RNA sequence: GCACACGUGAUCUAGUGGUUAUGAUACGAGGUUCCCAAUCUCGUCACCCGGGUUCGACUCCCGGCGUGUGCA
Numbered sequence: 001g002c003a004c005a006c007g008u009g010a011u012c013u014a015g016u017g018g019u020u021a022u023g024a025u026a027c028g029a030g031g032u033u034c035c036c037a038a039u040c041u042c043g044u045c046a047c048c049c050g051g052g053u054u055c056g057a058c059u060c061c062c063g064g065c066g067u068g069u070g071c072a
Stems, first nucleotide, its partner, number of pairs: 001071007010025003018055001026044006048064005
């Protein structure tokens, strides 16, 4: 330099046109326990950036940025 894939809370992840954006971990509060661990309930935090298409975009299209893989 070229090609391909990916980008969603603090971390990992589901979601492929209309849902209150999913689950787990973590963190906070409470229950249980003599205390801890474990377990149960509740809560907090997210769609990389810009533009386009559409009545409606995390989702489709274009560009940028970043990460990974392959080729040179």

Model confidence (mean pLDDT): 80 of 100. The RNA shown here (transfer RNA) has 72 nucleotides and comes from a Candidatus Thalassarchaeaceae archaeon. Taxonomically the source falls in Candidatus Thalassarchaeaceae (Archaea, Methanobacteriati, Thermoplasmatota, Candidatus Poseidoniales). Rfam family: tRNA. The family's RNA type in Rfam is transfer RNA. The sequence is in RNAcentral, with records from ENA.